[in-house]
RNA sequence: AGCGAGUUGGCGCAGAGGUAGCGUGUUCGGCUCAUAACCGGAAGGUCCCAGGAUCGAAACCUGGACUCGCUA
Numbered sequence: 001a002g003c004g005a006g007u008u009g010g011c012g013c014a015g016a017g018g019u020a021g022c023g024u025g026u027u028c029g030g031c032u033c034a035u036a037a038c039c040g041g042a043a044g045g046u047c048c049c050a051g052g053a054u055c056g057a058a059a060c061c062u063g064g065a066c067u068c069g070c071u072a
Stems, first nucleotide, its partner, number of pairs: 001071007010024004018055001026042005048064005
């Protein structure tokens, strides 16, 4: 310098244009003599940033940032 992949709750990851979900964790309750396990509820993310196209974007287009990798 060129190319590719990735960036979404605390952590690990889904998400096919129609108002973002799962596991785990946190928290409250149930169960128990009690703890764990188990069961039920709740909180927590304006989706890396900025533009654009669209009635509508986490998703499509352009530019940028960061991480990892390949080539030279």